Predicted 3D model of a 349-nucleotide part of an RNA (small-subunit ribosomal RNA, central domain) from a Pseudomonadales bacterium.
It was read from a public genome assembly.
The prediction has a mean pLDDT of 87.
Rfam family: Bacterial small subunit ribosomal RNA.
Context: one part of a larger RNA
RNA sequence: CUGGGCGUAAAGCGCGCGUAGGCGGUUUGGUCAGUUGGAUGUGAAAGCCCCGGGCUUAACCUGGGAAUUGCAUUCAAUACUGCCAGGCUAGAGUACGGUAGAGGGGGGUAGAAUUCCACGUGUAGCGGUGAAAUGCGUAGAGAUGUGGAGGAAUACCAGUGGCGAAGGCGGCCCCCUGGAUCGAUACUGACGCUGAGGUGCGAAAGCGUGGGGAGCAAACAGGAUUAGAUACCCUGGUAGUCCACGCUGUAAACGAUGUCAACUAGCCGUUGGAGAUCUUGUAUCUUUAGUGGCGUAGCUAACGCGCUAAGUUGACCGCCUGGGGAGUACGGUCGCAAGAUUAAAACUC
Numbered sequence: 001c002u003g004g005g006c007g008u009a010a011a012g013c014g015c016g017c018g019u020a021g022g023c024g025g026u027u028u029g030g031u032c033a034g035u036u037g038g039a040u041g042u043g044a045a046a047g048c049c050c051c052g053g054g055c056u057u058a059a060c061c062u063g064g065g066a067a068u069u070g071c072a073u074u075c076a077a078u079a080c081u082g083c084c085a086g087g088c089u090a091g092a093g094u095a096c097g098g099u100a101g102a103g104g105g106g107g108g109u110a111g112a113a114u115u116c117c118a119c120g121u122g123u124a125g126c127g128g129u130g131a132a133a134u135g136c137g138u139a140g141a142g143a144u145g146u147g148g149a150g151g152a153a154u155a156c157c158a159g160u161g162g163c164g165a166a167g168g169c170g171g172c173c174c175c176c177u178g179g180a181u182c183g184a185u186a187c188u189g190a191c192g193c194u195g196a197g198g199u200g201c202g203a204a205a206g207c208g209u210g211g212g213g214a215g216c217a218a219a220c221a222g223g224a225u226u227a228g229a230u231a232c233c234c235u236g237g238u239a240g241u242c243c244a245c246g247c248u249g250u251a252a253a254c255g256a257u258g259u260c261a262a263c264u265a266g267c268c269g270u271u272g273g274a275g276a277u278c279u280u281g282u283a284u285c286u287u288u289a290g291u292g293g294c295g296u297a298g299c300u301a302a303c304g305c306g307c308u309a310a311g312u313u314g315a316c317c318g319c320c321u322g323g324g325g326a327g328u329a330c331g332g333u334c335g336c337a338a339g340a341u342u343a344a345a346a347c348u349c
Base pairs, nucleotide, nucleotide: 004320005319006318007303008302012317014201015200016199017198021194022193023192025088026087027086028085029084030083031082033081034080035077036076037075038074039073040072041071042070049065050064051063052062053061054060091191092188093187094186095185096183097182098181099180103177104176105175106174107173108172109171110154115149116148117147118146119145120144121143125136126135162169163168206247207246208245209244210243211242215241216240220236221235222234223233258316259315260314261313262312263311266294267293268292269291270290271289272288273287274286275285276284277283278281298305299304322349323348324347331342332341333340334339
């Protein structure tokens, strides 16, 4: 160097974009760098190996050969790879016409409900629990009616439904905007895939500044429970939850399954599009892009996976190498901090 792996045993970066690099469709011609073959030179001797010879044998000594798998020069070969030149259209993309969608950003607006305030009616309870109590209430609560304020979230529709790279996204309307998919033609002509570094996005909690604050609710207080109860239950309640701007950069960031491409039985559902068929229907069939359930071959330690692969292959990246120590210490980088990231060893079993 080759050889093993990564759904659950250790192991897929949370997810994109993309630099270097690696890899790359089809065809013609050229070149001959890689590649292949020959020749020449060199690859010291000794040693190893083979065939001989000499000491009575052996060790030992000695002759020849082989080997030295390499390097250089040169002559050829031209399939493949590279390079150069020219084509092609099946990859990729552009134009055109449709379609679906909680995709993103901004602005506006609606109706329920909770809470609070004011006023009316009205009287002794309300609330809460396993049972209670703390709590609220004759200074008039709870209930009920009318009006008002304010914040947050959008019942039904709602769906192994949809959209998004992931995180994630749900009332309605308007503006701006990204992507996907289908159809039929035309165009470009390999423009592609992956991606170390890099860069951007990234739930919740947390942090900074300024707002906001209805409900909920860490901390905290009280009441219960209990042997105790720094809990579970109850009554309150502040950060926070919300908005703007900035930071943080982590999650069981999960499909615990990297991205791209090709190939490999079927059956049943569902979402979007297109087409065909008639019997024109809430139809059937075909096809395409998703999204689910089963299942063949195959794979798997088993569980299970099974055209949305964990099957059969290729390209590129990331990662793993016994348990603990430890995702810790030290150092570096980043951060306001919290901390994040990179990441050991002694020792021990």